[in-house]
RNA sequence: CUUCAUAGCUAAGUUGGUAAAGCAUUGCACCGGUAACGCGGAGGUCAUGGGUUCAAAUCCCGUUGAAG
Numbered sequence: 001c002u003u004c005a006u007a008g009c010u011a012a013g014u015u016g017g018u019a020a021a022g023c024a025u026u027g028c029a030c031c032g033g034u035a036a037c038g039c040g041g042a043g044g045u046c047a048u049g050g051g052u053u054c055a056a057a058u059c060c061c062g063u064u065g066a067a068g
Base pairs, nucleotide, nucleotide: 001068002067003066004065005064008023009022010021017054025041026040027039028038047063048062049061050060051059
């Protein structure tokens, strides 16, 4: 200098307008039992401190961390 930081893990989010998904976890159903399959739930200060804006994961600045 460049890219990146979003749920336990992976990870989407277009032009700023209530942050989605898979796995994992958990409840129910199913089963002689377990797994798989099916239907639900919970889980997010969007790394952090400010700024702009009616409104910021998104735009701007600083800081911290990771990769090159």

Transfer RNA from Desmophyllum pertusum, 68 nucleotides, folded computationally.
Model confidence (mean pLDDT): 80 of 100.
Rfam family: tRNA. The family's RNA type in Rfam is transfer RNA.
The source organism's lineage runs through Eukaryota, Opisthokonta, Eumetazoa, Caryophylliidae and Desmophyllum.